[in-house]
Molecule: Purine riboswitch aptamer
Organism: Spirochaeta sp.
């Protein structure tokens, strides 16, 4: 600064809190089943957090048709805990700008 739960009933008015940061949790991670095949790498269960949710996207790469995929980057959510910017005027210090 914007927004905004709520008081609360209409409006004035007040207002936690949300937008930033930082820790931790989880590795957006992994087992099953099933599934696709270079115009394709997917669906569905589960597991993992003293945790409620999420577990995906986009790019790149690799697989010569076959059953497996890798690599970057980027968060959400739970919990705590940090921190306002400018500007001006005065005042103190060490210095002539801080």
């Nucleotide at each position: 600064a914007a927004c905004a739960a709520u008081g609360a009933a209409u409006u004035a008015c007040a207002g936690a809190g949300u937008u930033u940061c930082c820790a931790u949790a989880u590795a957006u991670u992994u087992c099953c089943g099933c599934g696709a095949u270079a115009a394709g790498g997917g669906c569905g269960g589960g597991a993992g957090u003293u945790u409620c949710u999420a577990c995906a996207g986009u790019c790149c790469g690799c697989c010569g048709u076959a059953a497996a995929c890798g690599g970057a980057c980027u968060a959400c959510u739970a919990u705590g805990g940090g921190c306002g910017a400018a500007u001006a005027a005065c005042c103190u210090c060490c210095u002539c700008g801080g």